[in-house]
C1' cells in the first nucleotide's frame, strides 16, 4: 500500500429499512437474624465520527478513524 471481516448496553453478543434486544454483570424491592440462593422492578445505549440515498437508516452509498487476518 491492496484486500477481506468486525466496531451496538459495563462484558459477551443478536438485529437485512418503520422510534434497538438476550444472556451474563449491575441498582432498587420482597425473603433471611444475616448472607447465598429465588422472585419483582429498572436497559443502565449520540448503534465508532462525518457525509449521502430515503417519508423513514443500527440496516444501503461514499469517506474518515479503530481491531484482527490475509497478500506484497
Nucleotide at each position: 500500500g491492496c484486500c477481506u471481516g468486525g466496531g451496538u448496553a459495563g462484558c459477551u453478543c443478536a438485529g437485512u429499512g418503520g422510534u434497538a434486544g438476550a444472556g451474563c454483570g449491575c441498582g432498587g424491592g420482597c425473603c433471611u437474624g444475616a448472607a447465598g440462593a429465588g422472585c419483582c422492578c429498572g436497559g443502565c445505549g449520540u448503534c465508532g465520527g462525518g457525509g449521502g440515498u430515503u417519508c423513514g437508516a443500527u440496516u444501503c452509498c461514499c469517506u474518515c478513524c479503530u481491531c484482527a487476518g490475509g497478500c506484497a

Model confidence (mean pLDDT): 81 of 100. Transfer RNA from a Minisyncoccia bacterium, 72 nucleotides, folded computationally. NCBI's taxonomy places the organism under Bacteria, Bacillati, Minisyncoccota, Minisyncoccia. Its Rfam family is "tRNA". For this family Rfam cites "The tertiary structure of tRNA and the development of the genetic code" (Hou, Trends Biochem Sci, 1993). RNAcentral holds the sequence, with entries from ENA.